Predicted 3D model of a 523-nucleotide part of an RNA (small-subunit ribosomal RNA, 5' domain) from Paraburkholderia phymatum.
The coordinates come from a structure-prediction model, not an experiment, and the mean pLDDT is 85.
Context: one part of a larger RNA
């Protein structure tokens, strides 16, 4: 000179866009952060219609809307947080063969006929308890067989083995027990094949420190024989053989998330890895599996440890490095805020639910960037203050004074884009036996958290707006009083012991300006 997730001193108008616990991976009060589907199911707690009954108080009643609670599904493995470990089971380029795979796309084949359970409701007992026991009875897209295999597993081959579930619209003729069957449409489910994402393995390459760390290795190197994995291997076991790494630093040890990049510099290089994106680690500490396509799973379970909390002393309950927010720690870093309007995410035919993710708004000059804080005129060069060689010089066109102007502020009035699709309705085409239904298309409506906000119009008024920091040299900028090696300055040389342009304070000047200055910290 340029930079910061900066702090700290002084001082502060406004706007937009960004950022905001770097320190204790310390503990955490409260609230919310993951549900949803009634078009799977059996069914009624509440609420609301209808219907019966009524002593006008009320009661029945799943008939309908619709739904607490409970069986199923799918989600919950994303999407958030942190950066503790990890020097390589990571990361970052490149290459690889032995693999898995809900959802999403494209063909194909099926979707037949049986059965037994169970939670909920009920009854009974027990309980301080997030509940426990034991009875009967009940359904399903829950479970289990059969049946049949395009296809697949398996075997040399013959052969053998392996599914499945319905639900919903509307609906002419035919049928009927009046509920269906039937035929369409829709959306499911089974069984295989590819495809695309996505994820598991395996190899090379490269990016830190210490030699006061020189040897290191016993499942360690291979081998063929077994197991085990989605799937290659010592991953795992018996047994063989003696190997494998290392001064191209092996092992031990410090230190650390890895990248894209970000600062800096002319470039090579040096630092660094906040926010944003990729990956990878963890999610009170360790240790396990389980359920699944997917986890060895932050708001799942089991053990075991510490800390909290409860408690009838038998025994429960909790994990904020998720958003807010509390202590505590620190030089330090915000609201226990608003909406799902948008983008995206779970469910769900759909409407819609759900989302502290997201988008918004709070606070904070924490950065960056742009505007204001007036404009012209105005000599008696006023006053007043400083200075003086007392003649006067300087503040200074500054101020008043006169003429204007209205950003900003501040009152008043208008007012959004951000909305496309889904929905809702009209119309037309396909589908079809059908002018329902569904699908496509086109027009129309309806939907904004922000927010009465941006922005746009008046209105009055210079009114509402300037400060820090330096003036001995470096380094722009000088006098006067005060102090007298004091009191004090200091980045470095250095200044102060009576005329200090270097300390204090006043005029004046410099230099940056809503900042300015000093601390730290890279280059």
């Nucleotide at each position: 000179g340029a930079u910061u997730g900066a702090a700290c001193g002084c001082u502060g108008g406004c706007g937009g866009c960004a950022u905001g616990c770097c320190u204790u991976a310390c503990a955490c009060a409260u609230g919310c952060a993951a549900g949803u589907c009634g078009g799977a199911c059996g069914g009624c707690a509440g609420c609301g219609c209808g219907g019966g009954c009524u002593u006008c108080g009320g009661c029945c009643u799943g008939g309908c809307g619709g739904c607490g609670a409970g069986u199923g599904g799918c989600g919950a493995a994303c999407g958030g947080g942190u950066g503790a470990g990890u020097a390589a089971u990571a990361c970052a380029u490149c290459g690889g063969a032995a693999c898995g795979u809900g959802u999403c796309c494209u063909g194909g084949a099926g979707u037949g006929g049986g059965g037994g359970a169970u939670a909920g409701c009920c009854c009974g007992g027990c309980g301080a308890u997030u509940g426990c026991c034991g009875g009967a009875u009940u359904a399903a897209u829950u479970c289990c067989g059969c049946a049949u295999a395009a296809c697949u597993u398996u075997u040399g081959a013959g052969g053998a083995g392996g599914a499945a579930a319905g639900c919903g619209g509307g609906g002419g003729a035919u049928u009927u027990u009046c509920u269906g069957a039937c035929a369409u449409c829709g959306u499911g489910c089974u069984c295989a094949a590819g495809g695309g994402g996505c994820g598991g393995c395996c190899g090379a390459u490269g990016g830190c420190u210490g030699a006061u760390g020189a040897c290191c290795u016993a499942u360690c190197u291979g081998g063929g024989g077994g197991g085990g994995u989605a799937a290659a291997g010592g991953c795992c076991u018996a047994c063989c053989a003696a190997g494998g790494c290392g001064a191209c630093c092996a092992u031990c040890u410090g230190u650390a998330g890895c990248u894209g990049g970000u600062c800096u510099g002319a470039g090579a290089g040096g630092a660094c890895g906040a926010c944003c994106a990729g990956c990878c680690a963890c999610u009170c500490u360790g240790g396990g599996a389980c359920u699944g396509a997917g986890a060895c799973a932050c708001g799942g379970c089991c053990c075991a440890g510490a800390c909290u909390c409860c408690u009838a002393c038998g025994g429960g309950a909790u994990g904020c490095a998720g958003c807010a927010g509390u202590g505590g720690g620190g030089a330090a870093u915000u609201u226990u805020g608003g909406a799902c309007a948008a983008u995206g995410g779970g469910g769900g035919c759909a409407a819609c639910c759900c989302u502290g993710a997201u988008c918004c708004a709070u606070c904070a000059a924490u950065g960056c960037c742009g505007c204001g804080u007036g404009u012209g005129u105005g000599a008696a060069g006023a006053a007043g203050g400083c200075c003086u060689u007392c003649g006067g010089g300087u503040u200074g066109u500054a101020a008043a004074g006169c003429a204007c102007u209205u950003u900003u502020g501040u009152c008043c009035g208008g007012a959004a884009a951000g909305a496309a699709a889904a929905c809702u309705u009209c119309g037309c085409c396909g589908c079809c036996a059908a002018u329902a239904c569904c699908g496509g298309u086109g027009g129309a409506g309806a939907a904004g958290a922000c927010g009465g906000u941006a922005c746009c119009g008046g209105a009055a008024g210079a009114a509402u707006a300037a400060g820090c920091a330096c003036c001995g040299g470096c380094u722009a900028a000088c006098u006067a009083c005060g102090u007298g090696c004091c009191a004090g300055c200091a980045g470095c040389c250095g200044c102060g012991g009576u005329a200090a342009u270097a300390c204090g304070u006043a005029g004046g000047g410099u230099g940056c300006g809503a900042g300015c200055g000093u601390u730290a910290a890279u280059c």